Molecule: Bacterial RNase P class A
Organism: Casimicrobium sp.
RNA sequence: GAAGUCGGCUGGGCAGUCGCCGGUCAUGCAAGUGACGGGAGGAAGGUCCGGGCUCCGAAGAGCAGGGUAAUGGCUAACGGCCAUCCGUCGCGAGGCGAGGACCAGGGCCACAGAGACGAGCGUAUUAAGUUACGGUGAAACGCGGCAACCUCUACCCGGAGCAAUAUCAAAUAGGCAUGCGCCGUGAGCGAGUAAUCGCUCACUCAAGGCGGCUCGUCGGAGCAUGCGGGUAGAUAGCUUGAGCCCGUUGGUAACAGCGGGCCUAGAGGAAUGACUGCUACGACGCGAGGGUAAAACCGGACGCCGACAGAACCCGGCCUACAGGCCGACUUCACUU
Numbered sequence: 001g002a003a004g005u006c007g008g009c010u011g012g013g014c015a016g017u018c019g020c021c022g023g024u025c026a027u028g029c030a031a032g033u034g035a036c037g038g039g040a041g042g043a044a045g046g047u048c049c050g051g052g053c054u055c056c057g058a059a060g061a062g063c064a065g066g067g068u069a070a071u072g073g074c075u076a077a078c079g080g081c082c083a084u085c086c087g088u089c090g091c092g093a094g095g096c097g098a099g100g101a102c103c104a105g106g107g108c109c110a111c112a113g114a115g116a117c118g119a120g121c122g123u124a125u126u127a128a129g130u131u132a133c134g135g136u137g138a139a140a141c142g143c144g145g146c147a148a149c150c151u152c153u154a155c156c157c158g159g160a161g162c163a164a165u166a167u168c169a170a171a172u173a174g175g176c177a178u179g180c181g182c183c184g185u186g187a188g189c190g191a192g193u194a195a196u197c198g199c200u201c202a203c204u205c206a207a208g209g210c211g212g213c214u215c216g217u218c219g220g221a222g223c224a225u226g227c228g229g230g231u232a233g234a235u236a237g238c239u240u241g242a243g244c245c246c247g248u249u250g251g252u253a254a255c256a257g258c259g260g261g262c263c264u265a266g267a268g269g270a271a272u273g274a275c276u277g278c279u280a281c282g283a284c285g286c287g288a289g290g291g292u293a294a295a296a297c298c299g300g301a302c303g304c305c306g307a308c309a310g311a312a313c314c315c316g317g318c319c320u321a322c323a324g325g326c327c328g329a330c331u332u333c334a335c336u337u
Base pairs, nucleotide, nucleotide: 001333002332003331004330005329006328007327008326009325010324012279013278014277015276016275017274018273020039021038023036024035025034026033027032041308045319046318048317049316050315051314052313053161054160055159056158065157066156067155068154069153070084071083072082073081074080085099086097087096088095089094100152101151105150106149107146108145109144117142121134122133123132124131165236166235167234168233175227176226177225178224179223180222184203185202186201187200188199189198190197191196208218209217210216243262244261245260246259247258248257249256250255281306282305284303285302289298290297
């Protein structure tokens, strides 16, 4: 210098204007106002695995069903992680692994081959399916192979999920209790043998509405009060936690112990935004200019673009997506000293 392997970090910066969601303080009867401070990620994603937490009956036994699978360790737990062995790929740093059992039973065995799982077949041979051999093929006349086929073995797994769950609790409509009130009169028409029933009109008229009272008016059989359940809504669950950072000790490591420091979004149809200016880096375009014999090449200013993606109860993982930038360890090859 070139080509690689493994691991880690980062995911623009500063300022201004207008907003949004929480917190603290001040002020205010309240509504609010003011000040200060906080406000997305490495994956917040997929919801694949494991746990915490909540409820179901605080969940036990058996069966079914599902899952895991070398050995040892870590952990709250895991299908995760670490170490080692074995196999396999790579010159190597390293990568990958579907790594229990085929003498319990069933099933299957491509191509080739006459015949492929259960014994038959061909040739020779023998008293006798008695003995020997058989091109192919991973396996052939057998005590072969495959469990990424069923199965067996060992171990693990109760179900549903924060729309869990708990508390408070409106209007309307149901429910229950108590109290008050009405179901009246007359006329007409219709049905009917009649009793009577239906319709229309008028009168009387309780409660109730028209903000309190009176009047007036509407109204025309319910009204008022209380209790209880559920809904809307509100609150809790909700972010102090298997937490983060630094040091140290033990351990090859994953990880654990000890000491010190820190508090770091909590919305709820769901805030974390919009606009502007300056600037860093990178890609692209155009290219004054430099450079050359001509090219190659270097390239100011300007324009334009800048990744994947948005918390939703909380953690540990895995997987997937990602413009670019940075760092470390190691390997192979070439060259120079």